[in-house]
The RNA shown here (Glycine riboswitch aptamer) has 96 nucleotides and comes from an Alphaproteobacteria bacterium. The model forms 91% of the base pairs in the Rfam consensus. Rfam family: Glycine riboswitch aptamer. About the family: This family represents the bacterial glycine riboswitch. Model confidence (mean pLDDT): 75 of 100. The sequence was found by an Rfam model in a public genome assembly.

RNA sequence: ACGAUCCCUGUGGGAGAGACCGGUCCUUUGUUUGGGGUCGGCGCCGAAGGAGCAACCGCCCCGGAAACUCUCAGGCCAACGGACCGCAGGGGGAUG
Numbered sequence: 001a002c003g004a005u006c007c008c009u010g011u012g013g014g015a016g017a018g019a020c021c022g023g024u025c026c027u028u029u030g031u032u033u034g035g036g037g038u039c040g041g042c043g044c045c046g047a048a049g050g051a052g053c054a055a056c057c058g059c060c061c062c063g064g065a066a067a068c069u070c071u072c073a074g075g076c077c078a079a080c081g082g083a084c085c086g087c088a089g090g091g092g093g094a095u096g
Base pairs, nucleotide, nucleotide: 006091007090008089009088010087011086012085013084018042020041021040022039023038024037025036026035027034043076044075045074049072050070051069052068056064057063058062
């Protein structure tokens, strides 16, 4: 001096799946009419998290391990959330 992996912040993008059925509460309405909450049931989704196998990787004793798999959790109008990707800034300091 160039400055990686990684971490943080901001910002942009960001999917899937029942506006299902029943009970109950609140509110609304001429009316069990409309809306919302909650509980139960069945159906479904995978991209918070979690778990499992394992391709693969490493310093190869052992360890790290997925966008695969499972759905415990989460979610199934919208909103929120959202793995991951791009950009900017900060930390950091590998390598040469």